The part of an RNA shown here (small-subunit ribosomal RNA, 5' domain) has 468 nucleotides and comes from an uncultured prokaryote. Its Rfam family is "Bacterial small subunit ribosomal RNA". Rfam links the family to the GO terms structural constituent of ribosome and ribosome. The coordinates come from a structure-prediction model, not an experiment, and the mean pLDDT is 82.

[in-house]
Context: one part of a larger RNA
RNA sequence: UACGCUGGCGGCACGCCUAACACAUGCAAGUCGAGCGGGGUAGCAAUACCUAGCGGCAGACGGGUGCGUAACAUGUGGGAAUCUGCCUUUUGGUUCGGAACAACAUGGGGAAACCUGUGCUAAUACCGGAUAAGUCCUAACGGAGAAAGUUUUAAUGCUAGUGGAUGAGCCUGCGUCGGAUUAGCUAGUUGGUGAGGUAAAGGCUCACCAAGGCGACGAUCCGUAGCUGUUCUGAGAGGAUGAUCAGCCACACUGGGACUGAGACACGGCCCAGACUCCUACGGGAGGCAGCAGUGGGGAAUAUUGCACAAUGGGCGAAAGCCUGAUGCAGCCAUACCGCGUGUGUGAAGAAGGCCUUAGGGAAAGGUUAGUCUUUAAUAUCGGCUAGCUGUGACGUUACCCACAGAAGAAGGACCGGCUAACUCCGUGCCAGCAGCCGCGGUAAUACGGAGGGUCCAAGCGUUAAUC
Numbered sequence: 001u002a003c004g005c006u007g008g009c010g011g012c013a014c015g016c017c018u019a020a021c022a023c024a025u026g027c028a029a030g031u032c033g034a035g036c037g038g039g040g041u042a043g044c045a046a047u048a049c050c051u052a053g054c055g056g057c058a059g060a061c062g063g064g065u066g067c068g069u070a071a072c073a074u075g076u077g078g079g080a081a082u083c084u085g086c087c088u089u090u091u092g093g094u095u096c097g098g099a100a101c102a103a104c105a106u107g108g109g110g111a112a113a114c115c116u117g118u119g120c121u122a123a124u125a126c127c128g129g130a131u132a133a134g135u136c137c138u139a140a141c142g143g144a145g146a147a148a149g150u151u152u153u154a155a156u157g158c159u160a161g162u163g164g165a166u167g168a169g170c171c172u173g174c175g176u177c178g179g180a181u182u183a184g185c186u187a188g189u190u191g192g193u194g195a196g197g198u199a200a201a202g203g204c205u206c207a208c209c210a211a212g213g214c215g216a217c218g219a220u221c222c223g224u225a226g227c228u229g230u231u232c233u234g235a236g237a238g239g240a241u242g243a244u245c246a247g248c249c250a251c252a253c254u255g256g257g258a259c260u261g262a263g264a265c266a267c268g269g270c271c272c273a274g275a276c277u278c279c280u281a282c283g284g285g286a287g288g289c290a291g292c293a294g295u296g297g298g299g300a301a302u303a304u305u306g307c308a309c310a311a312u313g314g315g316c317g318a319a320a321g322c323c324u325g326a327u328g329c330a331g332c333c334a335u336a337c338c339g340c341g342u343g344u345g346u347g348a349a350g351a352a353g354g355c356c357u358u359a360g361g362g363a364a365a366g367g368u369u370a371g372u373c374u375u376u377a378a379u380a381u382c383g384g385c386u387a388g389c390u391g392u393g394a395c396g397u398u399a400c401c402c403a404c405a406g407a408a409g410a411a412g413g414a415c416c417g418g419c420u421a422a423c424u425c426c427g428u429g430c431c432a433g434c435a436g437c438c439g440c441g442g443u444a445a446u447a448c449g450g451a452g453g454g455u456c457c458a459a460g461c462g463u464u465a466a467u468c
């Protein structure tokens, strides 16, 4: 762990080890109108608000699982041939034009999903020209390449670089399970030259050339397995382990592929094939819980279709804010650990009630705006003061504190032959049964069953399984 019997309270932690089996339903990733045109609602209007679409950023984080993987996967140390959105340092620039596509209008097709013709239009969407300090290419001459605006005080963007930070890719020494009843393995295989390709070194890929490379220091093959910090045990050396939490890796119905992008070959994106499920007007379509709950199934066995964004953190936004099954909490379970209780003592040294007295308090931290002071190179930032405005807790019927009520609400389980603490009576008569081992039972059984008594633990006790 599970099961059996029993069960009062609290704290704290954990909770599908099996079918990476299939999933009804709801939710789990959005946000920006201070990029853009349009539409709508309220209003007399000014204006305010909402938003399907274009556009930007984020959906590569966060969350899950351990299938695969014996591998540069992981741990630790080193390395050079790289990229890096947002952040930060610093140096320049931010000029002139153009053509579209959604939305919208209108027509058509379809059961639906959706598709399609014509016409109009905006932009921080797209394209061209100019310019080029620095950048890139070149042996050199020379050549190539950019931008986007918005409100206008200033701010925030955009573009080309530079240094950093962070993150990531790559190479490599060493460590990392069992089997030799697996002994030979290998053809892009091993190396070279050249080319292609990549952000980047490289047979990564290709052409040509050479014939190498690995292996009893265990190659290859087979089986098993995510790795680590850790965890358990042990005096230690070791042995076992990899739940929770943290780091890395792999995967996302099965297999394959690329697109976009700083970053993916992408769990809640796309395409193809397959199995399965669903819808269909039979022409064709839709889906992917190893997210959180929950269902069926499997199993000895593992929880609520809960509350909230108040806190911490994340995405977007100038902000207000919106979103967040991350998270914070609550619910269930003696599953583990810890604590407590299930009673105990006392009694006039005058309780409770009644009456009198009234010390003290009567609101604060926070946010934001303005002013001022301080700090400073600075009008940046932080902090103090004054004034104005102004909210806020899911948990929570919380914890905690005070008063009161009423003995009121609370004990079981296993064992008692020896090992091993604890004994008698009755029943049974090698039967019924017990049993971890030795062994008990055939008529006085401390060993079976019951009772009385006792022993050990105690909200637990016993059995079983695994490991040291």
Base pairs, nucleotide, nucleotide: 002463003462004461005460008340009339010338011337013335015332016298021296022295023294025293026292027291030057031056032055035054036053038051039050040049041048042047064251065250066249074175075174076173077172078171079170082168083167087164088163090161091160092159093158094157095129096128097127098126104119105118106117107116108115109114135144136143137142149156150155151154177223178222179221184214185213186212189211190210191209192208193207194206195205196204226248227247228246229245231240232239233238253274254273255272256271257270276287277286278285279284304330306329307328308327312326313324314323315322316321366390367389368388369387370386371385372384373383412457413456414455415454416453417438418437419436423452424451425450426449427448433440434439